[in-house]
Context: one part of a larger RNA
C1' cells in the first nucleotide's frame, strides 16, 4: 500500500447499482414453494334460456428427473483439457407405412362391515386414449436362410388434436481413455475377484460389472497403500512479472436430501417437498396403533463476533399441463431491512475588517481562531408539498407505482462526522499528572518545565464515513 460475504466503537443527509448464516449438512411452531387436462371416461351435486355450462371425488394422460437449496461426503476419470467407441434418448423437427375385429375387469358409486384415528374388508355393478386377445407387417427383430417373431385408440364445435411401427436428424444423457489436480515416509511395502483368459450371465451399451473354470498375476521410491484435509472450474485477489493465496455473489459440472440400506415407476431417478426396510428424534393415540422430516421461500429457536421480510405480483421472461380460453409457479421481476461494499450528490454561493464578541498563547505591545461569524445580495441540487407522467406491452393485460423524469411552490431553510499532531509519518502550544494515572504498529513515553499521558485552544488527513481488530498478498 491493496483487497474484503467481515466484526467492533463513535458518527450518521440522499440517491444508484450491487451483497447479505463463512458458525450447528443442528432442531424447526406456522404459511406458501408442482400441478394441469371434461377436446380420455363414467357418476354424484348445483344452475339452465333445455342447446348446454359449472363444480367435486375418482379412473387415466402428461409433468412431480427440470426449476430452486447445500457442500456434508469425494484427492476420485470427481472436475478442467483433448480424444473415443460398444449406447440410449419423452417431448420437438423431416420422410415412409398403418390407424382392423374383438373381449374380460376395476375405481369412483350403491349396501354390509372393521378402526379412536391413519386406513380398510366383503358384496352387488360400470366406463374409457385404463388392460387384454385375433387380425395385418414395407421398412424393424431373431435365424440353422427353412422360417419364426412383434402394433395401434380415439375426441370433438369437423377442422383439427391424438395413437402404432420404421428411418434420419437435433438434444440430452450414459461409458472409455492421454494429461492435469493439497500435505505428511516420525505411513515401504500393498492387493486373492485381487491381475489376465475363456465361456456364460447382466446392461441401453463396452469391461471381473456378477458367475464357474484356467493362469499368477497387478499397483509401487517417477511415491503403492495408509493417513490428515478439501467439493472442481471458468474465475476472484495481490504482485511490474513470475508467483502466492482463494473458490462468497453470477456461470459450468459434481455430490447431498433426517442417518443407513433398497428397488419400483418411468425415455430419464435408485427420486428434496415419492414407495418399502431399519436407526435416532418429535408428535398423536382410546395403548391396540399411527405421523413427520426447512441443505425450498419467509420465519423460529440455538449457536455466534456476525448476516433481512412469516412481503406483492405472475406484468415482464422462462417453466409445467391444456386445441385454447386459462391454470399452477417463494423460479423469476419487484418492493421491504442493513453505510455491508463500489460509484454520485449534498450539507449552500458571493461580497462582507470596527480584523466585532468570545476562547486560547503572550514578550502584555500584540497573535490566531479569522471572511470565519453577524450584516447584505443571491441560489435551491437533494429533501418536502402540489401537478402533469413515460419505457419496461400490446390487440388487451404494469407487481414496481406515492415510478423515472418534468413544472410550479417551500425556505439557508431539514443534513458532519471520525483519528491523528516524539520519530518512522502530514500536523504544537498551554494547563494537570508527576515510573501515579495511562499510552504504546515499531523504537519507545511518565520519577515536578512530557510537542508521546488526560484537558483545552491551534493544526493534520480522510470525508457519509472514520478508526481498530481479524485474514490474504
Nucleotide at each position: 500500500g491493496a483487497a474484503c460475504g467481515a466484526a467492533c466503537g463513535c458518527u450518521g443527509g440522499c440517491g444508484g447499482c450491487a451483497g447479505g448464516c463463512c458458525u450447528a449438512a443442528u432442531a424447526c411452531a406456522u404459511g406458501c414453494a408442482a400441478g394441469u387436462c371434461g377436446a380420455g371416461c363414467g357418476c354424484g351435486c348445483c344452475c339452465u334460456u333445455c342447446g348446454g355450462g359449472g363444480u367435486g371425488a375418482g379412473c387415466g394422460g402428461c409433468g412431480g428427473a427440470c426449476g430452486g437449496g447445500u457442500g456434508a461426503g469425494u484427492a476420485a476419470c470427481g472436475c478442467g483439457u483433448g480424444g473415443g467407441a460398444a449406447u440410449a434418448u419423452g417431448c420437438c423437427c423431416u420422410u415412409c407405412u398403418c390407424u382392423a375385429a374383438g373381449g374380460a375387469a376395476u375405481a369412483g358409486c350403491c349396501u354390509c362391515u372393521g378402526g379412536a384415528a391413519a386406513c380398510g374388508g366383503a358384496g352387488a355393478g360400470u366406463a374409457a386414449u385404463a388392460c387384454c386377445u385375433u387380425a395385418u407387417a414395407c421398412g424393424c427383430c431373431c435365424u440353422u436362410u427353412g422360417g419364426g417373431g412383434g402394433a395401434a385408440a380415439g375426441a370433438u364445435u369437423u377442422a383439427u388434436c391424438g395413437g402404432a411401427g420404421a428411418a434420419g436428424g437435433a438434444u440430452u444423457a450414459g461409458c472409455c481413455c492421454g494429461c492435469g489436480u493439497u500435505a505428511g515416509a516420525u505411513u515401504a511395502g500393498g492387493u486373492a475377484g485381487u491381475u489376465g483368459g475363456u465361456g456364460g450371465g447382466g446392461u441401453a451399451a463396452u469391461g471381473g460389472c456378477c458367475u464357474a473354470c484356467c493362469a499368477a498375476g497387478c499397483c509401487u521410491a517417477c511415491g503403492a497403500u495408509c493417513u490428515a484435509u478439501a467439493g472442481c472450474u471458468g474465475g476472484u485477489u495481490u504482485g511490474a512479472g513470475a508467483g502466492g493465496a482463494u473458490g462468497a455473489u453470477c456461470a459450468g459440472c459434481c455430490a447431498c436430501a433426517c442417518u443407513g440400506g433398497g428397488a419400483c415407476u418411468g425415455a430419464g431417478a435408485c427420486a428434496c417437498g415419492g414407495c418399502c426396510c431399519a436407526g435416532a428424534c418429535u408428535c398423536c393415540u382410546a395403548c391396540g396403533g399411527g405421523a413427520g422430516g426447512c441443505a425450498g421461500c419467509a420465519g423460529u429457536a440455538g449457536g455466534g463476533a456476525a448476516u433481512c421480510u412469516u412481503a406483492g405480483a405472475c406484468a415482464a421472461u422462462g417453466g409445467g399441463g391444456g386445441c385454447a380460453a386459462c391454470c399452477c409457479u417463494g423460479a423469476u421481476c419487484u418492493a421491504g431491512c442493513c453505510a455491508u461494499g463500489c460509484c454520485g450528490c449534498g450539507u449552500g454561493u458571493g461580497u462582507g475588517a470596527u480584523g466585532a464578541a468570545g476562547g486560547c498563547c503572550c514578550u502584555a505591545g500584540g497573535g490566531u481562531c479569522g471572511u470565519a461569524a453577524a450584516g447584505c445580495a443571491c441560489u435551491u441540487u437533494c429533501g418536502c408539498c402540489a401537478g402533469a407522467g413515460a419505457u419496461g406491452a400490446u390487440a388487451a393485460u404494469g407487481a414496481c407505482a406515492a415510478u423515472a423524469u418534468c413544472u410550479g411552490g417551500u425556505a439557508a431553510a431539514g443534513a458532519a462526522a471520525c483519528c491523528c499532531c516524539g520519530g518512522c509519518u502530514a500536523a504544537c502550544u498551554c494547563c494537570g499528572u508527576g515510573c501515579c494515572a495511562g499510552c504504546a504498529g515499531c523504537c519507545g513515553c511518565g520519577g515536578u518545565a512530557a510537542u508521546a499521558c488526560g484537558g483545552a485552544g491551534g493544526g493534520g488527513g480522510u470525508u457519509a464515513g472514520c478508526g481498530u481488530u481479524g485474514u490474504u498478498c
This is a predicted structure of a 473-nucleotide part of an RNA (small-subunit ribosomal RNA, 5' domain) from an uncultured marine bacterium. The RNAcentral record of the full RNA draws on ENA, Greengenes and SILVA. Model confidence (mean pLDDT): 86 of 100. Rfam family: Bacterial small subunit ribosomal RNA.